Notes:
This is a predicted structure of a 389-nucleotide part of an RNA (large-subunit ribosomal RNA, domain III) from a Bacteriovoracaceae bacterium. The full RNA is in RNAcentral, with records from ENA. Taxonomically the source falls in Bacteriovoracaceae (Bacteria, Pseudomonadati, Bdellovibrionota, Bacteriovoracales). Its mean pLDDT, the model's own confidence on a scale to 100, is 83. Rfam family: Bacterial large subunit ribosomal RNA. Gene Ontology terms of the family: ribosome and structural constituent of ribosome.

Context: one part of a larger RNA
RNA sequence: GAGUAGCGAUAAGAAAGGUGAGAAUCCUUUCCACCGAAAAUCUAAGGGUUCCUGGGCCAGGUGACUCCGCCCAGGGUGAGUCGGAUCCUAACGCGAGGCCGAAAGGCGUAGUGGAUGGACAACAGGUUAAUAUUCCUGUACUUGAAUAAAAUCGUUCGACCAAUGGAGUGACGCAGAAAGAUAAUGGAUCCAUCUGUUGGAUAUGGUGGUUUAAGCGUGUAGGUGGGAGACUUUGGUAAAUCCGGGUUUCUAUUAACACUGAGGCGUGAAUACGAGGCGCAAGCCGAAGUCCAUGAUUCUCCGCUGCCUAGAAAAGCUUCUAGGGAGAUUUUAUGCAAUCCGUACCGUAAACCGACACAGGUAGAUGGGAUGAGUAAUCUCAGGUGAUU
Numbered sequence: 001g002a003g004u005a006g007c008g009a010u011a012a013g014a015a016a017g018g019u020g021a022g023a024a025u026c027c028u029u030u031c032c033a034c035c036g037a038a039a040a041u042c043u044a045a046g047g048g049u050u051c052c053u054g055g056g057c058c059a060g061g062u063g064a065c066u067c068c069g070c071c072c073a074g075g076g077u078g079a080g081u082c083g084g085a086u087c088c089u090a091a092c093g094c095g096a097g098g099c100c101g102a103a104a105g106g107c108g109u110a111g112u113g114g115a116u117g118g119a120c121a122a123c124a125g126g127u128u129a130a131u132a133u134u135c136c137u138g139u140a141c142u143u144g145a146a147u148a149a150a151a152u153c154g155u156u157c158g159a160c161c162a163a164u165g166g167a168g169u170g171a172c173g174c175a176g177a178a179a180g181a182u183a184a185u186g187g188a189u190c191c192a193u194c195u196g197u198u199g200g201a202u203a204u205g206g207u208g209g210u211u212u213a214a215g216c217g218u219g220u221a222g223g224u225g226g227g228a229g230a231c232u233u234u235g236g237u238a239a240a241u242c243c244g245g246g247u248u249u250c251u252a253u254u255a256a257c258a259c260u261g262a263g264g265c266g267u268g269a270a271u272a273c274g275a276g277g278c279g280c281a282a283g284c285c286g287a288a289g290u291c292c293a294u295g296a297u298u299c300u301c302c303g304c305u306g307c308c309u310a311g312a313a314a315a316g317c318u319u320c321u322a323g324g325g326a327g328a329u330u331u332u333a334u335g336c337a338a339u340c341c342g343u344a345c346c347g348u349a350a351a352c353c354g355a356c357a358c359a360g361g362u363a364g365a366u367g368g369g370a371u372g373a374g375u376a377a378u379c380u381c382a383g384g385u386g387a388u389u
Stems, first nucleotide, its partner, number of pairs: 013031006032386004040366003046346002050344001051075006060068002080141002082342004087118002092113003098107003122139005142338003146334008160324002165320005173307004179300003184294005190209005211272001215267004222260004226251008235243002273289001276285003308311001352361002368380004
């Protein structure tokens, strides 16, 4: 220079009470204001204790602070079913042998690793200061090994199990359209309650509520395929009763049958939840809980129709034999077992990436109401904030 620029979105604060040595800033209450396809909720990556409680104020906080994502101490993350490993493979990596190369090393078969994909069993309510599909209550499901009972079959006339092998399935693009549903929402009904100090208000008025899953049973709207048997066999690296090819019989083609398939209904289910009431609190009691309409971008479903650019693999599952094989299979019941890792908190952000408590950047899901074509725009629920002079 200079007590100058600045104090980081123009969403906005005000009052009262409390705490305290000290309050514009902390806490509580009442108003006001802002977001509301977000400035709400869940969650991936990333961070790593920032979470909760008690205490503190030298430093950090663009000023102050009794406050804090700061400092100190203590506490907190509970799983057969969620996500990952114990399963599978893609791009890609590594790579026994092998090929190449002065060396180092490069490439690559079998294989092995590798999710952003396939496979795979749990829902509702309650609870903590802080965790919950993990704890508790209730109701389920999966896999495995037992025990008991019943039924059936069998021991070379082979029950049953079953490949690292064969076959099928798994198994897939994009666009468009329609139907049936549901989520959700609106209204009515029903229940509870109110009607007062302003002009009116016992009605056709106001306010609040009217909620419930997986599983199990049923197998619907819809979708796909015609179905069943016999004989045969240069094929599927061996075999096959399987698949494929061929011949043929029966049956049917507005159908039956088989497979698939939302939803609904019943059960689960009331002692749940529930406005409200009572109680200092812990907690206790607890009404109604129906119908209609609108209606998805969600489900039936890449199912149908159309199109050309012609749209993963493997495991798993089903089946077939090879093979094993003396007891086995099924059902019911009973209890039993189920390993390891993650789980707090932030997550359009003051906790991640930007040197900062930075007007920037950051994948996915849900995303109510009024007007509206709409996820636009404006206002507003729930919820969250008023951006730290």